This is a predicted structure of a 552-nucleotide part of an RNA (large-subunit ribosomal RNA, domain I) from a Candidatus Omnitrophota bacterium.
Context: one part of a larger RNA
RNA sequence: GGUUUAUGCACGGAUGACUUGGUUAGGUGAGGCGACGAAGGACGCGGUAAGCAGCGAUAUGCUUCGGGGAGCCGCAAACAGGCUUUGAUCCGGAGACUUCCGAAUGGGGCAACCCUCUUGGAGUAAAAUCCAAGAACUCUGCGCUGAAUACAUAGGCGUAGAAGAGCGAACCGGCCCAAUUGAAACAUCUAAGUAAGCCGAGGAAAAGAAAUCGAAUGAGAAUCCCCCAGUAGUGGCGAACGAAAAGGGACCAGCCUAAACUUUCGACACGCGAGUGCCGGGAGGGUUGUGGGACCUCGAUAUGGUAGUCAAAGGGAUAGCGGAAGUGUCUGGAAAGACACGCCCAAGAGAGUGAAAGUCUCGUACGCGAAAUUCUAAUGACGCCUAGGGGUAUCCCAAGUACCACGGGACACGGGAAAUCCUGUGGGAAUCUGGGCCGACCACGGUCUAAGGCUAAAUACUACACCUAAACCGAUAGUGAACAAGUACCGUGAGGGAAAGUUGAAAAGAACCCCGGGAGGGGAGUGAAAUAGAACCUAAAAUCAUAAACCU
Numbered sequence: 001g002g003u004u005u006a007u008g009c010a011c012g013g014a015u016g017a018c019u020u021g022g023u024u025a026g027g028u029g030a031g032g033c034g035a036c037g038a039a040g041g042a043c044g045c046g047g048u049a050a051g052c053a054g055c056g057a058u059a060u061g062c063u064u065c066g067g068g069g070a071g072c073c074g075c076a077a078a079c080a081g082g083c084u085u086u087g088a089u090c091c092g093g094a095g096a097c098u099u100c101c102g103a104a105u106g107g108g109g110c111a112a113c114c115c116u117c118u119u120g121g122a123g124u125a126a127a128a129u130c131c132a133a134g135a136a137c138u139c140u141g142c143g144c145u146g147a148a149u150a151c152a153u154a155g156g157c158g159u160a161g162a163a164g165a166g167c168g169a170a171c172c173g174g175c176c177c178a179a180u181u182g183a184a185a186c187a188u189c190u191a192a193g194u195a196a197g198c199c200g201a202g203g204a205a206a207a208g209a210a211a212u213c214g215a216a217u218g219a220g221a222a223u224c225c226c227c228c229a230g231u232a233g234u235g236g237c238g239a240a241c242g243a244a245a246a247g248g249g250a251c252c253a254g255c256c257u258a259a260a261c262u263u264u265c266g267a268c269a270c271g272c273g274a275g276u277g278c279c280g281g282g283a284g285g286g287u288u289g290u291g292g293g294a295c296c297u298c299g300a301u302a303u304g305g306u307a308g309u310c311a312a313a314g315g316g317a318u319a320g321c322g323g324a325a326g327u328g329u330c331u332g333g334a335a336a337g338a339c340a341c342g343c344c345c346a347a348g349a350g351a352g353u354g355a356a357a358g359u360c361u362c363g364u365a366c367g368c369g370a371a372a373u374u375c376u377a378a379u380g381a382c383g384c385c386u387a388g389g390g391g392u393a394u395c396c397c398a399a400g401u402a403c404c405a406c407g408g409g410a411c412a413c414g415g416g417a418a419a420u421c422c423u424g425u426g427g428g429a430a431u432c433u434g435g436g437c438c439g440a441c442c443a444c445g446g447u448c449u450a451a452g453g454c455u456a457a458a459u460a461c462u463a464c465a466c467c468u469a470a471a472c473c474g475a476u477a478g479u480g481a482a483c484a485a486g487u488a489c490c491g492u493g494a495g496g497g498a499a500a501g502u503u504g505a506a507a508a509g510a511a512c513c514c515c516g517g518g519a520g521g522g523g524a525g526u527g528a529a530a531u532a533g534a535a536c537c538u539a540a541a542a543u544c545a546u547a548a549a550c551c552u
Base pairs, nucleotide, nucleotide: 001551002550003549004548005547006546007545008544010543016537017502018501021473022472023470024469025468026467027466028465029464030462031461032167033166040101041100042099043056044055045054047079048078051075052074053060062095063094064093065092066091067090071083072082073081106115107114108113116135117134118133119132120131121130122129137164138163139161140160141159142158143157144156145155171202172200173199174198175197182189186236212219213218223250224249225248226247233241234240254454255453256452257398261284262283263282264281265280266279268277269276270275289432291397292396293395294394295391296390297389298388304385305384306383308382309381310380311379314376315375316374317373318372320368321367322366326341327340328339329338330337342359343358344348350362351361352360403427404426405425406424407423408422409421410420413439434449435448436447437446438445489496490495509536512523513522514521515520
């Protein structure tokens, strides 16, 4: 020095057990907050107060209305001091207060700071100083003014507005729009109209009442699902992309304008005037494809609907209340265990209690409950909407539109035989004997009626609140986070980002004595246990110390 064995109230923290925290799924609600100042913060507020939580100079809280019924002054002990059956603490509804920053909005600014003005008040001899309210921009309405330029307009000023501004997880619509990648390379193509960026909205959004579909003896808004179908097709016919109708379901809902025409108001033109014309505003009328409407004529005043406004029985949400039935003996530190004899059950779900409890506690089944705020809603009221027959062929039926050419894009469709839809440039119709479409184009036939608008439901999502479940995890797992966690710490910054759970049933947390400067230990005492002593459940291995044997 090594090997082996043993011991250790050495080290270490695997393992086992546990769970306050997570994960996933389902359901219900809610789907927004904000100039009445949000989200998010800074700084403060406690007798002692660093952190978290709570709150805001009325600061660990104030008022009120309900609930509740004996203790309370958070996590979190202790001391001191208080509150409370004249009902505290606590729980719920409504309100008050709510510093400073932040859209931040009087001006500025290196966020949480600095500096003003106006009006009113306090204060002062006058100031200083303090308090309250107001003072950003844009838009809209109204009013007063007012250029070039006569009227006017632009502009300016004032005033009113719970108007807008900012934040927020996903879902939704639009604008803009990659690359990795795949094609076994790569360029058309793909990834993909995806990601990222921007704008906008709602509880959903979007779409939507045929200028549709496509060929039947047809269907009849749009949306979503199944299927059609990996079909028809597209495609360096490579990789790949990929329909539609029909059929079956979910859900169902349809409407309003423009125009013709009538009327009214105003400006202008013409006219001596009555008035006429034209332009603009209002009201009526009218809204479709068996074409409709205007216009002329005949007839009717009914029927049905409602998505608007208001009210509202009832139901729900936000605190709660009642709620059955067990004792003894034994073991043990402790009974819920064992034994014995009962009891309840519309309750034998679950959790807790010194081990394993239907009957000890909280609960559970079942039943009940709201002063206040709020959601929903049968129904009701008001408002609103709602029909026909005939005639005529005079008028109207959405224009820089349809359509065409060129250049692009979207359609499953890559320019193709390429229709259809959108439109940057240019050209540019018709009004029902009109137009579009039926996948080049033409004919016949069929079908629909563009160039204005609105529209619930079934559909998508879950930051948030609550409920439920799990052949989900159990502290190197499960969220990054079971603990002062997006904390400590790192970084100029964007950003990155931990570790860390367990004494015991109860602190009963070890008075007192001894060694020691202390740390630590030995007694004593507590406890079922201290080999549970706070470096605290269990306590493996590596490792360390000591001892012995053996090898060298």

The organism belongs to Candidatus Omnitrophota, within Bacteria. The coordinates come from a structure-prediction model, not an experiment, and the mean pLDDT is 85.